[in-house]
RNA sequence: CAGGCCGGUCGGGCGGUCGCGGCGCGGCUUGACCGCGUCGAGGAAAGUCCGCACUCCGAAGAGCAUGGCACCGUGGAAACCACGGGGUGGAGAGAUCUGCCGGAUAGGGCCACAGAAACAAACAGCCCGCUUGCGGGUGAUGGUGAAAAGGUGGUGUAAGAGACCACCGGCGCGGGCAGCAAUGUUCGCGGCCAGGUAACCCCUGCCAGGAGCAAGGUCAAACAGGGAUGAGAGGCUGCUCGCCUCGCUGAAUCCCGGGUAGACUGCAUAGAUAGAUGACCGUCCAUCCCACCCUCGGGCGGGAGGACAGAAUGCGGCUUAUAGAUCGACCUGAGGU
Numbered sequence: 001c002a003g004g005c006c007g008g009u010c011g012g013g014c015g016g017u018c019g020c021g022g023c024g025c026g027g028c029u030u031g032a033c034c035g036c037g038u039c040g041a042g043g044a045a046a047g048u049c050c051g052c053a054c055u056c057c058g059a060a061g062a063g064c065a066u067g068g069c070a071c072c073g074u075g076g077a078a079a080c081c082a083c084g085g086g087g088u089g090g091a092g093a094g095a096u097c098u099g100c101c102g103g104a105u106a107g108g109g110c111c112a113c114a115g116a117a118a119c120a121a122a123c124a125g126c127c128c129g130c131u132u133g134c135g136g137g138u139g140a141u142g143g144u145g146a147a148a149a150g151g152u153g154g155u156g157u158a159a160g161a162g163a164c165c166a167c168c169g170g171c172g173c174g175g176g177c178a179g180c181a182a183u184g185u186u187c188g189c190g191g192c193c194a195g196g197u198a199a200c201c202c203c204u205g206c207c208a209g210g211a212g213c214a215a216g217g218u219c220a221a222a223c224a225g226g227g228a229u230g231a232g233a234g235g236c237u238g239c240u241c242g243c244c245u246c247g248c249u250g251a252a253u254c255c256c257g258g259g260u261a262g263a264c265u266g267c268a269u270a271g272a273u274a275g276a277u278g279a280c281c282g283u284c285c286a287u288c289c290c291a292c293c294c295u296c297g298g299g300c301g302g303g304a305g306g307a308c309a310g311a312a313u314g315c316g317g318c319u320u321a322u323a324g325a326u327c328g329a330c331c332u333g334a335g336g337u
Stems, first nucleotide, its partner, number of pairs: 001333004006328005012284007020040008028031001042308001046319002049317005054212004066208005071085005086101006102203002107201002109197003123142002125138006150168006169193002171190008216265004225256005232246005285306001287304004292299003
């Protein structure tokens, strides 16, 4: 210098003009009014996937069912969370990225096609027997398959076989050492070696009541209802008289309960209501394009130009979207000293 890989930060700045929402103060023409001041989105406000706060309902206790979680440690209110670690696979030359994680020795089910057989199985072959096409033995050989009896060598045998022996591998049990632990390592013992699947049921351990701010709380019209008093009420008509209509089958007034419409609250140093937080101009800064100059790295002029998106009870996570800028660690390659 080029390419890559991992993590962090920012995600336009300043000025002007015009607007929008909340709150406060002031004004008079008292209204969805005007003026001034002040505050006014994000790293994801998004998806609503996980956890919680908060609220109401339910609930003696215990069990069952159902659902979730499942290597270890630490943090955390908790989490399908974060960080660190362990085991076991995969990709890359590397930095690094990435899948999986209780139990198959409780039991049941299933394992396409092929194959005799998918778990106590004999098709071919081999060996033995005889009645010569049948019986028995055999996982050593072949064939099938994703998967078929741990591997090599020997002993053994009719032929064979962990049947037996040595070594190697696995598993189980017991112990030592290291580690908080998962686990690693090592020693001894046991021929225990006949599979896979738990994202099929199941078993083990732990956790879990339901609904959600349209939760919920406060105030409270009209109409209807109940109670008390008990004779007026309305229209022509501003008043008196008069007339008409309704009224003791209850006018009118007052009171009461529940609580609808509605209002307030819940609700936040933005806040709400279907939802304000913006637009334009100038200039600067990235970045890109074009032309010119030259010492080939810069200078100068013109133009373009800043993504994804956006609160609605709050908080912690996860996931997804994101132009560009910038900082740090590391890997590979090339060149120079």
Background
Bacterial RNase P class A from an uncultured Anaerolineae bacterium, 337 nucleotides, folded computationally. The prediction has a mean pLDDT of 81. Its Rfam family is "Bacterial RNase P class A". From the family's description: Ribonuclease P (RNase P) is a ubiquitous endoribonuclease, found in archaea, bacteria and eukarya as well as chloroplasts and mitochondria. Of the family's consensus pairs, 93% are formed in the model.